Source information: Predicted 3D model of RNase P RNA and transfer RNA as a complex of 470 nucleotides. It holds a member of the Rfam family "Bacterial RNase P class A". By type it is a ribozyme.
RNA sequence: GGAGCAGACACAAUGGUCGCUGCAGGGCAAAAAGCGCUGCAGAGGAAAGUCCGGGCUCCGCAGGGCAGGAUGGUCGCUAACGGCGACUGGGGGCGACCCUAAGGACAGUGCCACAGAAAAAAGACCGCCAUGCGCCUUCAGGACGCAUGGUAAGGGUGAAAAGGUGAGGUAAGAGCUCACCAGUAUCCCGGGUGACCGGGAUAGCUUGGUAAACCCCAUCCGGAGCAAGGCCAAAUAGGGAAGCAGGAGCGCUCACGCGCUCGGGAGGCGGCCCGCUUCCGCGCUUCCGGGUAGGCUGCACGAGGCAUCUGGCAACAGGUGUCCCAGAUGAAUGACCAUUGCCCCGCCCCCUGGGGCGGGGAACAGAACCCGGCUUAUACGUCUGCUCCGGCU
RNA sequence: GGGCCGUUAGCUCAGUUCGGUAGAGCAGCGGACUUUUAAUCCGUUGGUCGUGGGUUCGACUCCCGCACGGCCCACCA
Numbered sequence: 001g002g003a004g005c006a007g008a009c010a011c012a013a014u015g016g017u018c019g020c021u022g023c024a025g026g027g028c029a030a031a032a033a034g035c036g037c038u039g040c041a042g043a044g045g046a047a048a049g050u051c052c053g054g055g056c057u058c059c060g061c062a063g064g065g066c067a068g069g070a071u072g073g074u075c076g077c078u079a080a081c082g083g084c085g086a087c088u089g090g091g092g093g094c095g096a097c098c099c100u101a102a103g104g105a106c107a108g109u110g111c112c113a114c115a116g117a118a119a120a121a122a123g124a125c126c127g128c129c130a131u132g133c134g135c136c137u138u139c140a141g142g143a144c145g146c147a148u149g150g151u152a153a154g155g156g157u158g159a160a161a162a163g164g165u166g167a168g169g170u171a172a173g174a175g176c177u178c179a180c181c182a183g184u185a186u187c188c189c190g191g192g193u194g195a196c197c198g199g200g201a202u203a204g205c206u207u208g209g210u211a212a213a214c215c216c217c218a219u220c221c222g223g224a225g226c227a228a229g230g231c232c233a234a235a236u237a238g239g240g241a242a243g244c245a246g247g248a249g250c251g252c253u254c255a256c257g258c259g260c261u262c263g264g265g266a267g268g269c270g271g272c273c274c275g276c277u278u279c280c281g282c283g284c285u286u287c288c289g290g291g292u293a294g295g296c297u298g299c300a301c302g303a304g305g306c307a308u309c310u311g312g313c314a315a316c317a318g319g320u321g322u323c324c325c326a327g328a329u330g331a332a333u334g335a336c337c338a339u340u341g342c343c344c345c346g347c348c349c350c351c352u353g354g355g356g357c358g359g360g361g362a363a364c365a366g367a368a369c370c371c372g373g374c375u376u377a378u379a380c381g382u383c384u385g386c387u388c389c390g391g392c393u
Numbered sequence: 394g395g396g397c398c399g400u401u402a403g404c405u406c407a408g409u410u411c412g413g414u415a416g417a418g419c420a421g422c423g424g425a426c427u428u429u430u431a432a433u434c435c436g437u438u439g440g441u442c443g444u445g446g447g448u449u450c451g452a453c454u455c456c457c458g459c460a461c462g463g464c465c466c467a468c469c470a
Base pairs, nucleotide, nucleotide: 001389002388003387004386005385006384007383008382009381012340013339014338015337016336017335018334020042021041022040023039024038025037027035028034044364048375049374051373052372053371054370055369056225057224058223059222063274064273065272066271068221069220070219071218072217073087074086075085076084077083088102089100090099091098092097103216104215108214109213110210111209112208125155126154127151128150129149130148131147132146133145134144136142163181164180165179166178167177168176182206184203185202186201187200188199189198190197191196229297230296231295232294239288240287241286242285243284244283247262248261249260250259251258252257264280265279266278267277268276290469291468292467304323305322306321307320308319309318310317311316342361343360344359345358346357347356348355349354350353394466395465396464397463398462399461400460403419404418405417406416413450421437422436423435424434425433443459444458445457446456447455
């Protein structure tokens, strides 16, 4: 100098004019609403998609089982997670480094189209070999054809064909046997919290793929969502339809009625069962119809930001100090102008680095109860660490 | 703001259960009938299955991300 890898940061600044929202102070008014003034504050790294998780609120507690859903190497972090960190196995790259839904296919079931003989406790189409018969003849240990049997070495099909190479062996062959290699299972030794790693022995030769097919195993999950929920105000027809009950016994009482027990029904409980609980009432559920389209709260102090120290490889945790930092609802956070800075293009000058002039550009996007993540979009940049290649010393 | 569905030929829809290479009707084109048109009959064309990845030998189908379109909701009695 070139090519690259990983991570972090910023989302231009200043001034002027005209506006918008909130809070505080004070003024006019003063009962309130309202109208000026001053000060302070006023979008993001994704505010987005709503894909996960949690806080919070209601369903009485958030109970048991089934069903259903989610996750899937190990250890840790966390309020929790499908997130993050470190490590292990596998794959890619010369490397920095990157990717990885990564439990189970001897628990069971299913599928593997076409092609191919055969697609799974399998398989003989061609080929090879043996035997028998027929036929030819050069009369043999011969060729050809047919039948029966053996054979997974070879050919061919396929995404995938039943371990690979070599030797022995055989009628021909074959883990049939042996040596080496790959893989599986069991046992032992050493290291590691663990996934796993290193080494050794033995066995059978070696049980295809697919679980982002059903399923099995392990772990986790109650539902709904701030339009949750609470308070106030206004208005209307406190309307209509459908569904769900008033059973039995005993006691008191003349009776009405009341109490207890059993049974039944309805709601809580979004799918079913059990269990619990409330009620038996002009009550509950669903649908149709009617009215309103208002205000306050939840709601801005929080798993909060910044600085620093300690522990930890890290994610993260703890201590100390300091700060208060958007709250709109027909939905504020803006528009214009000027200067400077950044990037690109053209011209000129000194001269190969800068300066001057002119023109153009600045993305993705916009809070809506809050927070931790993931994913997606994103112009111009800045910084740190590292790798490879080339040159010079 | 929150919840839930869908996307297949020019149009309306099947096919997705349990993966094996996509079909129907209308429309279009050609032919027959007719003096001609319509109707009718026969034949035929036409598909990045919304998009980008992954699993698998193989994806409209299974899984993940994205894009586009659609539906529902409040309070009072």